RNAcentral holds the full RNA, with entries from ENA. Large-subunit ribosomal RNA, domain IV from a Pseudomonadota bacterium, 341 nucleotides, folded computationally. It matches the Rfam family "Bacterial large subunit ribosomal RNA". Taxonomically the source falls in Pseudomonadota (Bacteria, Pseudomonadati). Model confidence (mean pLDDT): 81 of 100.
Context: one part of a larger RNA
């Protein structure tokens, strides 16, 4: 010096990012008592107060009650085991689940709500298939997506994207049909050139084959264009100018654009840049906290909005108690470090 313990004057969170760590009170018993709020179950062991030994008398079935006496610093006489509490917000309803080995949470799940699919050889999933699961189930069933108890609610927009329905028209592939074109065979007719000739070369017509990644036309489904519907589907939810008999403000008016221009709520917020916004509260002093305000840089309604009792090893703020966290250190014990073996 370190590790693990123990004690401390006066003060008592002044420590610190933060009461982290430690300490303290209480001590699963008995009696009394218990607020706000509330989904009437809770909250709640709320909080808070008192009692507890031994001997003995009366009453009593007992539990116990009411007296008398005795001892100790102390009576659950503490070996084990064994709640700190209060006030106020955010988030998530709750119990539960999770990053085995840095994250336990506000993340996941959840009951409830809602949308879509599925009529049974179901949809869907696994599997080249057979087959299996779904299910020895049958729409009060099964699958998929979203939201997430409960209460009050969930506004406008179908222009875009998606999905569903529709079928008159437009467009539209291969196949098929049909007509040309190119190449190349066979047969035949006929012309030209070369050659003395036999013959060779090169064209043209007709007939008939083979072939080509060539060119038209006819036919041709879904899809797309098109017409409707649909937002608890993906999503979106405006500017500018003027105006009231002080001023200020603008119920109001004008104008442009739009599919429609953000409703109820909430709001400096887990969202607010400016920002330590402004006002109030709490403190001697408060970038945090609580309440209010609102031109919201860039809130807002199942990517849910706003509340909410209970719950939480959750995250903020305040207080009581308590303490070596600190003012500010000191002392003690055991072990390690060091030396020797």
């Nucleotide at each position: 010096u370190c590790u693990u313990g123990g004690c401390c004057a006066a003060g008592g969170a002044a420590c610190u990012a933060g009461g982290c760590a430690a300490a303290a009170a209480a001590g699963c018993g008995g009696c009394c008592g218990u607020a706000c709020c509330u989904u009437c179950g809770g909250u709640a062991u709320a909080a808070g107060g008192c009692c507890u030994g031994g001997c003995u008398g009366a009453c009593g079935c007992a539990a116990g009650u009411c007296g008398g006496c005795c001892c100790g610093c102390a009576g659950c006489g503490a070996a084990a085991g064994u709640a700190u509490c209060u006030c106020u917000g955010g988030c998530g309803a709750c119990u539960g689940u999770u990053u085995a080995u840095c994250a336990a949470a506000a993340a996941c799940a959840c009951a409830g709500c809602u949308u879509c699919c599925u009529g049974c050889u179901a949809a869907c999933u696994c599997g080249a298939a057979a087959g299996a699961g779904g299910a020895u189930g049958u729409a009060u069933a099964g699958g998929a997506g979203g939201u997430g108890a409960c209460a009050c609610u969930u506004g406008a927009c179908c222009g875009a994207u998606g999905c569903g329905a529709g079928a008159a028209g437009g467009u539209u592939a291969a196949c098929g049909g049909u007509g040309g074109g190119g190449g190349u065979g066979u047969a035949u007719a006929u012309g030209a050139a070369a050659g003395c000739a036999a013959u060779u070369u090169u064209g043209u017509g007709u007939a008939u084959g083979c072939u080509c990644a060539c060119c038209g036309c006819c036919c041709g489904a879904a899809g797309c264009c098109c017409u409707c519907g649909u937002c608890a589907a993906u999503g979106u939810c405006a500017g500018c100018g003027a105006u009231a008999a002080c001023u200020a403000u603008a119920a109001u008016c004008g104008u442009u654009c739009u599919a429609a221009g953000g409703u109820a709520g909430c709001g400096c917020a887990a969202u607010u840049c400016c920002u330590u916004u402004c006002c109030g509260g709490g403190u001697a002093a408060g970038u945090u906290c609580c309440g209010g305000a609102g031109c919201g840089c860039a809130u807002g309604a199942a990517u849910a909005g706003u509340g909410u009792a209970a719950c939480g090893a959750u995250c903020g703020g305040a207080g009581a108690a308590c303490u070596g966290u600190c003012u500010c250190g000191g002392c003690c014990a055991a072990g390690a470090g060091c030396u020797c073996g």